C1' cells in the first nucleotide's frame, strides 16, 4: 500500500438498540481492630484519540485525521 478490529476516570473493561456515562481494581475519608489486614459505608477522579457534519438530542450515525493491534500484497 489494501482490509478488518479496537482508541471513554490511574489501570482494565461495559455502555453500540441515539436520550442522565457506568462496573471491577486502585486512591482518598470513616466504621469495625490494640494494630494492620479483610469486610462495611461514603466520596473525589471522564472536553468519550482529534477535528468537521446530520440530528431536538451522539461515546453510538456519517467524513477525514492521529494512534495500537491483526490480516493480505
Nucleotide at each position: 500500500g489494501g482490509a478488518g478490529c479496537c482508541g471513554u476516570g490511574g489501570c482494565g473493561c461495559a455502555a453500540u438498540c441515539g436520550g442522565c456515562a457506568g462496573c471491577g481494581c486502585g486512591c482518598c475519608c470513616g466504621c469495625c481492630u490494640g494494630u494492620c489486614c479483610a469486610g462495611c459505608g461514603g466520596g473525589a477522579g471522564g472536553u468519550u484519540g482529534c477535528g468537521g457534519g446530520a440530528u431536538c438530542a451522539u461515546a453510538c450515525c456519517c467524513c477525514g485525521c492521529c494512534g495500537g493491534c491483526u490480516c493480505c500484497g
Predicted 3D model of a 73-nucleotide RNA (transfer RNA) from a Gemmatimonadales bacterium. The source organism's lineage runs through Bacteria, Pseudomonadati, Gemmatimonadota, Gemmatimonadia and Gemmatimonadales. Its Rfam family is "tRNA". Rfam describes the family as follows. Transfer RNA (tRNA) molecules are approximately 80 nucleotides in length. Its mean pLDDT, the model's own confidence on a scale to 100, is 81.